[in-house]
Predicted 3D model of a 1536-nucleotide RNA (small-subunit ribosomal RNA) from a Pseudomonadota bacterium.
Lineage of the source: Bacteria > Pseudomonadati > Pseudomonadota.
The sequence is in RNAcentral, with records from ENA.
RNA sequence: UUUAAGGAGGAUUUGAUCCUGGUCCAGGAUGAACGCUGGCGGCGUGGAUAAGGCAUGCAAGUCGUGCGAUCUAAUAUUUUUUAUUUAUUAAAAAAAUAUUAGAUAGCGGCGAACGAGUCAGUAAUACCUUGGAACGUACCUCAAAGACGGAGAUAGCCCUGAGAAAUCAGGGGUAAUAUCCGAUAGUCCCGAAAGGGUAAAGCCGAAAGGCGCUUUGGGAGCGGCCUAGGUCCCAUCAGCUAGUUGGUAGGGUAAUGGCCUACCAAGGCUAUGACGGGUAGGGGGGGUGAGAGCCUGUUCCCCGACGACGGAACUGAGACACGGUCCGUACACCUACGGGUGGCAGCAGUCGAGAAUAUUCCGCAAUGGGCGAAAGCCUGACGGAGCGACGCCGCGUGCAGGAUGAAGCCCUUCGGGGUGUAAACUGCGGUAGCUAAGAUGCAAGUUUAGUCCGCAAGGGCUAAAUUGAGCGCUUAGCGGAAAGAGGUUGGUAACUACGUGCCAGCACCCGCGGUAAAACGUAGACCUCAAGCGUUAUCCGGAUUUAUUGGGCGUAAAGCGCGUGUAGGGGGUUUUGCGCGUCUUAUGUUAAAUCUUACUGCUCAACGGUAAGACAGCAUAAGAUACGGCAAAACUAGAGGAAGUUAGAGGUACUGGGAACGCAUGGUGUAGGGGUGAAAUCCGUUGAUAUCAUGCGGAACACCAAAGGCGAAGGCAAGGUACUGGGACUUCCUGACCCUGAGACGCGAAAGCGUGGGGAGCAAAAAGGAUUAGAUACCCUUGUAGUCCACGCCCUAAACGAUGCCCGCUAGCUGUUUCGAGUAUCGACCCUCGGAGUGGCGAAGCUAACGCGUUAAGCGGGCCGCCUGGGAAGUACGGCCGCAAGGCUAAAACUCAAAGGAAUAGACGGGGACCCGCACAAGCGGUGGAACAUGAGGUUUAAUUCGAUGGUAAACGAAAAACCUUACCAGGGCUUGAAAUGCUUGUAGAAAUCCGUCUGAAAAGAUGGACCUCCUAUUUUUAAUAGGACUGCAAGCACAGGUGCUGCAUGGUUGUCGUCAGCUCGUGCCGUGAGGCGUUCCCUUAAUUGGGGAAACGAGCGCAACCCCUAUUGCCAGUUACAUGUGUCUGGCAAAACUGCCCAGCCCUUUGUUUAUAAGUAAAAACUUGUAAAUAAAGGGCUGGGAGGAAGGAGGGGAUGACGUCAAAUCCGCAUGGCCCUCUGACGCCCUGGGCUACACUCAUGUUACAAUGGGGUUGACAACGCGUUGCGAACCAGUAAUGGGGAGCUAAUCGCUUAAACAACCCCCCAGUUCAGAUUGAGGGCUGAAACCCGCCCUCAUGAAGCCGGAAUCGCUAGUAAUCGCGGAUCAGCAAGCCGCGGUGAAUACGUUCUCGGGUCCUGUACUCACCGCCUGUCAACUCAGGGGAGCUGGGUUUACCUGAAGUCCCGCUUUGCGGGAUUAGGGUAAGCUUGGUGACACGGAGUAAGUCAUAACAAGGCACGCGUAGCGGAAGCUGUGCGUGGAACAAUUA
Repeated sequence: UUUAAGGAGGAUUUGAUCCUGGUCCAGGAUGAACGCUGGCGGCGUGGAUAAGGCAUGCAAGUCGUGCGAUCUAAUAUUUUUUAUUUAUUAAAAAAAUAUUAGAUAGCGGCGAACGAGUCAGUAAUACCUUGGAACGUACCUCAAAGACGGAGAUAGCCCUGAGAAAUCAGGGGUAAUAUCCGAUAGUCCCGAAAGGGUAAAGCCGAAAGGCGCUUUGGGAGCGGCCUAGGUCCCAUCAGCUAGUUGGUAGGGUAAUGGCCUACCAAGGCUAUGACGGGUAGGGGGGGUGAGAGCCUGUUCCCCGACGACGGAACUGAGACACGGUCCGUACACCUACGGGUGGCAGCAGUCGAGAAUAUUCCGCAAUGGGCGAAAGCCUGACGGAGCGACGCCGCGUGCAGGAUGAAGCCCUUCGGGGUGUAAACUGCGGUAGCUAAGAUGCAAGUUUAGUCCGCAAGGGCUAAAUUGAGCGCUUAGCGGAAAGAGGUUGGUAACUACGUGCCAGCACCCGCGGUAAAACGUAGACCUCAAGCGUUAUCCGGAUUUAUUGGGCGUAAAGCGCGUGUAGGGGGUUUUGCGCGUCUUAUGUUAAAUCUUACUGCUCAACGGUAAGACAGCAUAAGAUACGGCAAAACUAGAGGAAGUUAGAGGUACUGGGAACGCAUGGUGUAGGGGUGAAAUCCGUUGAUAUCAUGCGGAACACCAAAGGCGAAGGCAAGGUACUGGGACUUCCUGACCCUGAGACGCGAAAGCGUGGGGAGCAAAAAGGAUUAGAUACCCUUGUAGUCCACGCCCUAAACGAUGCCCGCUAGCUGUUUCGAGUAUCGACCCUCGGAGUGGCGAAGCUAACGCGUUAAGCGGGCCGCCUGGGAAGUACGGCCGCAAGGCUAAAACUCAAAGGAAUAGACGGGGACCCGCACAAGCGGUGGAACAUGAGGUUUAAUUCGAUGGUAAACGAAAAACCUUACCAGGGCUUGAAAUGCUUGUAGAAAUCCGUCUGAAAAGAUGGACCUCCUAUUUUUAAUAGGACUGCAAGCACAGGUGCUGCAUGGUUGUCGUCAGCUCGUGCCGUGAGGCGUUCCCUUAAUUGGGGAAACGAGCGCAACCCCUAUUGCCAGUUACAUGUGUCUGGCAAAACUGCCCAGCCCUUUGUUUAUAAGUAAAAACUUGUAAAUAAAGGGCUGGGAGGAAGGAGGGGAUGACGUCAAAUCCGCAUGGCCCUCUGACGCCCUGGGCUACACUCAUGUUACAAUGGGGUUGACAACGCGUUGCGAACCAGUAAUGGGGAGCUAAUCGCUUAAACAACCCCCCAGUUCAGAUUGAGGGCUGAAACCCGCCCUCAUGAAGCCGGAAUCGCUAGUAAUCGCGGAUCAGCAAGCCGCGGUGAAUACGUUCUCGGGUCCUGUACUCACCGCCUGUCAACUCAGGGGAGCUGGGUUUACCUGAAGUCCCGCUUUGCGGGAUUAGGGUAAGCUUGGUGACACGGAGUAAGUCAUAACAAGGCACGCGUAGCGGAAGCUGUGCGUGGAACAAUUA
């Protein structure tokens, strides 16, 4: 401010991001159903399916004041009979008549056309809204007038007859408010008029009077008819129509009208959707929604339609009639078989079908209806009750206190915590129900009588009498029933334990479950709602996901291939008029209910009442005229025309040139040519290729040429000629003539088709040769259609700028094509300005981003086309076109939760650039061949314990398997245990320990002996008892123990990329964001090392340095070194080296000089500024050289391993969660023996060799690191030797291990299986150790195998390195060819980065992200599912023609209570269609399905770039030809 109200998102595509886009969820609702549960009440609501069939009862009657009659009762009168009796009288019975009261079948009147039900049909004869004229109307009401006289029937009833029944026929007689005739006749009807025609009924009452009757004219209400607008889907329904459209005349109707008939005319409807098909009762309203909308039509109200299905009329005021008639059909029932009867979509109820929907209830008390004068009768309408949580609303299941926080249950870190004041317990209150008492509401009315008002209908008031089916109210007492459902990973409120182990199962979406599941199941706890809670189904919302409000189309889905143009839509400036749209006001209408607001009644609420309001439409009237429209007039900025100038591969036809190519002929000439990665097929001695000459042929046009030009697009290229289309610029003219454009028409690359030509080259198909696992391909040799021409088709392309056409507006800079103007010039060039085209870069702006940006994808306007998740599918079916190929139009079932766009970080590439590494190359030496050693696989075995498995397992864990180790196997043993802590009881006492004996393989068992406590207390103090401490034993408890499993539960440790140079952070900046910058670039480095520049500035972990060893020097100290004091030695400290000095080269920066060039400025000079080159100086970086120096550019080596990768390795080093074994004896523990040592074979790592650069013998020389007291062990002696004896010395710079070896000198060997090599085997010894058989090492003698340098392949090493030689140590009783160290001798080579491998940085492509060991395509095989086709078979709907044809109506005729005929028509039949379902052998494509087969087409240059159209071919993806696209990488050139 407004009367008030009024808009929420989330999950899911990715490694991550933004966008597009679908799917799903949270909300509300229902005539619901289902599951679990269920206390009460109020108000509502309840056959949505089979408009399927129905037993039974009821749902429409009423009037005797319309009529005759009958029956009953009473009374009265009369008559007769009987009984009694003298008679009278009395009684009884019967009959008749009259009256009163009651009842009723029939005639008659009114009603039955309302009320009640249902929604089949109906897309317009319906409905809604607004108008209208040519009509009807019983009952009601108003007004006027009238009601006289007569007649014949008929039902009931009686008689007769037929029939099982329903019912019917004949005869007789009777009444009326039934029927008929006559009279009368007005404002009535017909007719222009004259004139003619048409009516009636009585009943009640003593009467007054009342109720009725007839005619006419009004009213109200109701109904019939007409007009306009509104009213679902399909165009894969495009043309429909003969009573059709109109007229005239007639008929018909209450009334208009082709409503019907005859004649005439040929019209009528349709893209603003006719006709056809499908679906559907319409509205008030209801649900939802912020609204606009979307969906819906149950209960209530209005309208329509229907009454088993179809047709028809009758009666009547009203029907073509739900509880009436006739006919046909189907169904059902009765039957005596002849014939009949029936219609719940009324209320109950029943069967059926279904997921599913109630009582065969009470009452007319109220409201309403029919009849009646009334009483009253009828009323399954209605009022009520019953059943159902079906819905809405309300209430309750107690309130207050109550801790030791009880028990139970659950969890636990074992301490405790939760359920939880919850319970128990105490006090208080008391809703259902029952009992009793009481008051009273729904009661308003109705009847009768009276009175008042009103013209009347009628209404008000008073008095009396009278009416409750059912429900409620108050008080008192008793009494004490009553909580569940769903959920708990996220969305989404709420968590733990156990069980299970991709099983069972859950799930709305994403998704959970494969041994620690908050997602399954159970329990506890918790959350939400609550007499309900969930599930399913459906609608709206969220969904701006059909977008009017309120979307899009460059790349996500989406611009028609392009134009001409019809309908339609839109339209420049000025003036005038109209007032159609538009706006304002008023009136009418839009029923009630519903909705909103206020007030109000039920205790509240739901529910109801009163009042006000509202929405928006239509109609009428009055007004306004800005804008749009219409009419008129004018204008020139849009558009067009004319004239002049002009560029061009624009088009069509004809003509015609040179080069190249092929062929033919001839010449020269000789052996090859051709082709490829390499080859071959192929050509060639019948002369090729090569070369020369001549001729012929067809196709295409080098240079010019360009980012260039022209065209609407496709497209267009030598030259010339003819014809022809369009454009640009300048001036004048016309005067809105314009823009777009559904359909339509035309054009439309290549391929392809038809006919006829032509055919040089190229080249689908085809053939051959290669390649290959294969090669229906890529490569090669041939080669046909075709490519070319003419004519005719086809009509599609990545027909692309993936960007429709037109108009206006919005910064620039710079190329290029072309035209004009100005200046200037003799003219041109140049220069400036303007227009049109075509490019590049860019402001603002836009965009998801990429990008676009006056040639828009910016800002606006107009029109057209198109899109709405992916797949199925541009497919099927249908239609149109085509000779065909095929094109255009164009779905669904089913299936998935994504598919997709742009950009980001990685990874990858048979992509690019740069760089590094013993990576290659250059070298040296090996491995792979032999024998042996060791390890591994495999095999074997009782066991051959276990782990490690590309690089990164395999002389690895193991720096030592004879026992032990040892974890494995066989056997024998133990069970609180071999070792740990604690408790209870008993027993013993120091414990421990030592010595024996027996059994035994040992472990172990049994047993003897030695030894044999402490403290306190008491007592008969040598000692005993009791208690305690400690310990052993025995028994029993807790527990131990496990090299058992899980390294994918873990800690710790380790390998590897890799000692590679990388990996990050803070702040800031850029980007919507992921993210980027920093960290890129240039130079440099071993290095992200350093410098420069730069939206970065800094920092961290890495690099380097600091640490250790080593090389040099100095100083200090010196034992055990050496030589007595010295420092060759040892230890410590320090120095030195670095980017320092000198020279040269290259690069960068700054400054100066000179020259050239551009601009300022139209030109020159000068000046200023900018650019380039040369030169000089200074500074910086790097490289090369030199000096000095022991060492030179990091001096050499080690330790040191960033963020991370590989679910890498290890539960058997250790630790550790969980699981498992264990008091029925073991997966624990002890012992003996065996095994880990096996052996057809394979692999890995080594040793020794194959010899003369060698082997053997003798002699001789030079180390370093280390180690040593259960140890190293000297001299000396013995032994051939291993070794033994010996024991000095040494706790080590003192002693020992300890002779180093290669090497050197001399001698032998002479190229051989050897004087090489040493395996294997035999014999004899030695050492260690309880013990060398399985299974150790060494020595001596003898034996003397393979092997003569090693295939494919492969390894190490860049200097004191490789190679070679020996020495030491750890482990260790013993055992080294392994490992870890030490020193001796001591090379060769590196041009270089093409290639192999690995790595780093940057750029690039990507469909990969489990990251190329990736992703992914198609056939085939298996199973499942839906679909289209299909010889047919079988239903529904519908049309046409013909035949037949009931009832009824109309017409005609006749012998007229009737008969006959005709017309029309429901239905039936035949024939032919159209349309829509079901089913169907079979074949087809499609979709889906953890692990099938064959290939590898695509993604990287995907290994032949890919794709689009088309054609041929092929198991399949596909291949090839031809034209086109870039949505291709890389390289080069050009432009900027």